Context: one part of a larger RNA
Molecule: large-subunit ribosomal RNA, domain VI
Organism: archaeon
RNA sequence: UGUUGUUGUUUGAGUGGAACAAGUAUCUAGUACGAGAGGAACGGUACUUGGAUGCCUCUGGUGAUCGGUUGUCAACUGGCAGGCCGAGUAGCUACGCAUUAGACUGAUAAGAGCUGAAAGCAUCUAAGCUCGAAGCAGACCGCAAAACGAAACAACAAAGGCCGCAAUAGAAGAUUGCGUUGAUAGAGUUGCUGUGUAAGUUCGAAGGGGUUCGCCCGACGGAUUCAGCAGACAACUACUAACAGC
Numbered sequence: 001u002g003u004u005g006u007u008g009u010u011u012g013a014g015u016g017g018a019a020c021a022a023g024u025a026u027c028u029a030g031u032a033c034g035a036g037a038g039g040a041a042c043g044g045u046a047c048u049u050g051g052a053u054g055c056c057u058c059u060g061g062u063g064a065u066c067g068g069u070u071g072u073c074a075a076c077u078g079g080c081a082g083g084c085c086g087a088g089u090a091g092c093u094a095c096g097c098a099u100u101a102g103a104c105u106g107a108u109a110a111g112a113g114c115u116g117a118a119a120g121c122a123u124c125u126a127a128g129c130u131c132g133a134a135g136c137a138g139a140c141c142g143c144a145a146a147a148c149g150a151a152a153c154a155a156c157a158a159a160g161g162c163c164g165c166a167a168u169a170g171a172a173g174a175u176u177g178c179g180u181u182g183a184u185a186g187a188g189u190u191g192c193u194g195u196g197u198a199a200g201u202u203c204g205a206a207g208g209g210g211u212u213c214g215c216c217c218g219a220c221g222g223a224u225u226c227a228g229c230a231g232a233c234a235a236c237u238a239c240u241a242a243c244a245g246c
Stems, first nucleotide, its partner, number of pairs: 005156006014143004020050008033038001051100005059094004065087005070081004104138003111131004161246002163179005184241003187237005192231004200224005207217003
């Protein structure tokens, strides 16, 4: 763009698929077989390795962040060396976890048969019927009405878009949620999580200094303080922005 209203939900003609691969142990079984020595298989179960797909509960990695510490600058917290060290939320991730299953059904091929004439017998075939393959069609996971025979159903006379706030989405478009009849994002509060007990004040204090014997300086430690700081998380709250409008 088409399908001759719009939107939404479906069907499934078709079409794709890793619809996995290899191996070990064990049961089968010390069985079948074999004089013995020896020694299977069909099938079942558990697992390993590789591949594929998905995920982050656990383990590990990274990680905003928090803390310690060295040098130096500053002198109230502190800054810089993208310093070094310890721990680490979410997210992303593999070295981690999960699935990769379980059988079967239908119609058949070659083939095996039943009944059975033509042809009083016989014959799987002529009518009819039963089986039979890793193959075919399903069963499992996707896409799919552009399937031009362009489908169906429902609702509606509107719907959708622009615009704004965003993220289960994301290169741009697109997608998804929300727009005051509102928790969509920010901010705030509470919780939770990380780090590990902030600054200031006060108390103690090795040691050093001073001597007018009154004291001053003081690393460090205790208390205040499961503190302080931080958060990509959750809930609550219309404070801010989703106003207004085309």